Predicted 3D model of a 341-nucleotide RNA (Bacterial RNase P class A) from a Candidatus Aminicenantes bacterium.
Model confidence (mean pLDDT): 77 of 100.
RNA sequence: GGGAGCGGGCAGGCCACCGUUCGCCUUAAGGCGGGAGGAAAGUCCGAACUCCGCAGGGCAGGGCGGUCCCUAACAGGGACCGGGCGCAAGCCCAGGGAAAGUGCCACAGAAAAUAGACCGCCCCGUCCUUUCAAAGGGCGGGGUAAGGGUGAAAAGGUGGGGUAAGAGCCCACCGCUCCGAUGGCGACAUCGGGGGCACGGUAAACCCCGCUCGGAGCAAUGCCAAAAGGGGUGGCUGGCCCGGCCUUAACCCCUGGUAGGCAGCUUGAGGGAAGGGGUAACCCUUCUCCCAGAUAAAUGGUGGCCCAGGACAGAAUUCGGCUUAUAGCCCGCUCCCCAAA
Numbered sequence: 001g002g003g004a005g006c007g008g009g010c011a012g013g014c015c016a017c018c019g020u021u022c023g024c025c026u027u028a029a030g031g032c033g034g035g036a037g038g039a040a041a042g043u044c045c046g047a048a049c050u051c052c053g054c055a056g057g058g059c060a061g062g063g064c065g066g067u068c069c070c071u072a073a074c075a076g077g078g079a080c081c082g083g084g085c086g087c088a089a090g091c092c093c094a095g096g097g098a099a100a101g102u103g104c105c106a107c108a109g110a111a112a113a114u115a116g117a118c119c120g121c122c123c124c125g126u127c128c129u130u131u132c133a134a135a136g137g138g139c140g141g142g143g144u145a146a147g148g149g150u151g152a153a154a155a156g157g158u159g160g161g162g163u164a165a166g167a168g169c170c171c172a173c174c175g176c177u178c179c180g181a182u183g184g185c186g187a188c189a190u191c192g193g194g195g196g197c198a199c200g201g202u203a204a205a206c207c208c209c210g211c212u213c214g215g216a217g218c219a220a221u222g223c224c225a226a227a228a229g230g231g232g233u234g235g236c237u238g239g240c241c242c243g244g245c246c247u248u249a250a251c252c253c254c255u256g257g258u259a260g261g262c263a264g265c266u267u268g269a270g271g272g273a274a275g276g277g278g279u280a281a282c283c284c285u286u287c288u289c290c291c292a293g294a295u296a297a298a299u300g301g302u303g304g305c306c307c308a309g310g311a312c313a314g315a316a317u318u319c320g321g322c323u324u325a326u327a328g329c330c331c332g333c334u335c336c337c338c339a340a341a
Stems, first nucleotide, its partner, number of pairs: 001337010012306007020035007037312001041323002044321005049217004061213005066080005081095001082093004096208002101206002103202003118148002120144010156174006175197001176195008221263004228255005234246004270289008
């Protein structure tokens, strides 16, 4: 200098004027202060909170699935293990079980799990060609999974011995499997020994094993309460009471829960800084900060300056994640190549 991998951050800025929502203050007109995001999004997971359900146990059903750890919890995260890709930094993996059982394995192919002779190779018999033999060919019987061919996959691989030709038939190494030792909390790794080797793939097929799971959601839910309804009271009838009728108005009580209002509603598994523990995720301690809370719904408009440019997008109960969208740019760490020292 070039190429690449990983992680983090910013998200146009400033000024003036006019608005807007919330809070506070005061003379009710102003003043002061706060006012979107890294994803506020998708609503995909996990929780808090609220209401409903629930003695206990089982069946059914859903979700998850290497190990250890973090966390309130998770299908999230960290570190590690195993497998795959990459020269490497690094990236990806629904990564328990296929010797419990069942199912499936298209097309092609002779044969697809009780393996399998299409071509080829080898042996034997017989016939033909040939004087005979050899060689070749036809037919029949048998051997062979080494070679060809099909396939995603062909029943351990490579090499050697062996054989009529072959074959774990025998041997070495690799693989597999069983046993043991060592290291590690563990997944697992390494080493040693035994066994010729038995077990094809598929579980985001049924299934088996382990863990886990009640439902609905802030339009949850609670409170106040016009309206509307009932009663008392009241009015009429009547000397009075009972009874009957009315109750348009006023007052009281009850029911009621519409319109409307209030709570839930933002101080919280909260943000920042410093110190400490841990490889890390994360945790602890101290100090400090208060940082939208609307309900038809505020966060905007105009002008000016700077800059080359300004994306995706906009709260609606609240958190922790994941995923997706995103102009332009900044920072850090790491790897590879080239050159120079």
Its Rfam family is "Bacterial RNase P class A". By type it is a ribozyme. The source organism's lineage runs through Bacteria, Bacteria candidate phyla and Candidatus Aminicenantota.